Molecule: Bacterial large signal recognition particle RNA
Organism: Candidatus Dormiibacterota bacterium
């Protein structure tokens, strides 16, 4: 070196989930790769980590160990869009108040601002006054068939007679009433007044006068400070979807290298 029979091995791995861990059942890559049983209210193990039975190859294209390669799943960090939800610290918008004075614009202001004083006024309270009105009163007119007056024609009535006496119409006047004047008198009252005299107050705000001597007043944009608001979704958090670009780990299939047993015979 061959040739025969065997052995150790091999007939698929990997992720993810799951589990105190490991292998299956499940999903999923990868790509052909032996048959049967049970397996999520799970099955069977125990670190050399599936179990029961059964077949086939077998020491090499096939087993084993190394480096590259790197499908795929899963994690991590990060960046930028969307969606939601919620704050309201900070940005912006709006609104609202305050405060400033270098801005502007318009009034007033040496015919005197601002300020300081004195001193009437606007409110009150009491008197008085003079107006309004109410009443009443004085005056003027109307006003009783009889039971009001006075004067009673005519009639009537006593009387012998002189005479007397009662009284109706009328005329004349008065009561209560009604009406008029409204000059005058008395008394009431008031959302009555360019009014007079005291008192009270005397913060504000008119207004006179005196002293000073140049400012005041508004409106606008400013900035600052406060407070409202969250439509803007600027900002800040939270969750979710999906996209990008780093990181570590795992890692099929694949390529290259390397290593591998006994027994017989030639």
């Nucleotide at each position: 070196u061959c040739g025969c029979g065997c052995u150790a091995g091999a007939c698929g791995g990997g992720g993810c989930g799951a589990u105190a861990g490991c292998g299956g059942u499940g999903c999923c890559c990868u790509g052909u790769a032996c048959c049967c049983g049970a397996a999520a209210u799970c099955c069977g193990c125990u670190c050399c980590a599936g179990c029961g039975g059964g077949g086939u190859c077998g020491a090499a294209u096939u087993c084993c160990c190394c480096a590259c390669c790197g499908a795929g799943g899963g994690g991590g960090c990060g960046c930028g869009c969307c969606g939601u939800c919620g704050g309201g610290u900070c940005c912006g918008c709006u609104c609202c108040g305050u405060a400033c004075g270098c801005c502007u614009c318009g009034g007033c202001g040496u015919u005197g601002a601002c300020g300081a004083c004195c001193g009437g006024g606007u409110c009150c309270c009491g008197c008085g006054c003079a107006g309004c009105u109410c009443g009443g009163g004085c005056c003027c007119g109307u006003g009783a068939a009889c039971c009001c007056c006075g004067u009673c024609a005519g009639g009537u009535c006593c009387g012998g007679a002189a005479g007397g006496a009662a009284g109706c119409a009328g005329c004349g006047g008065u009561a209560a009433a009604c009406g008029g004047u409204c000059u005058c008198c008395c008394g009431g009252g008031g959302g009555u007044g360019c009014c007079g005299c005291g008192g009270a107050a005397c913060a504000a705000c008119c207004u006179g006068g005196u002293c000073c001597g140049a400012g005041c007043c508004g409106g606008g944009a400013g900035u600052g400070c406060g407070g409202g608001u969250g439509a803007g979704c600027g900002c800040c958090g939270g969750c979710g979807a999906g996209g990008u670009g780093c990181c570590a780990a795992c890692g099929a299939c694949g390529u290259g290298g390397g290593g591998u047993g006994c027994g017989c015979g030639a």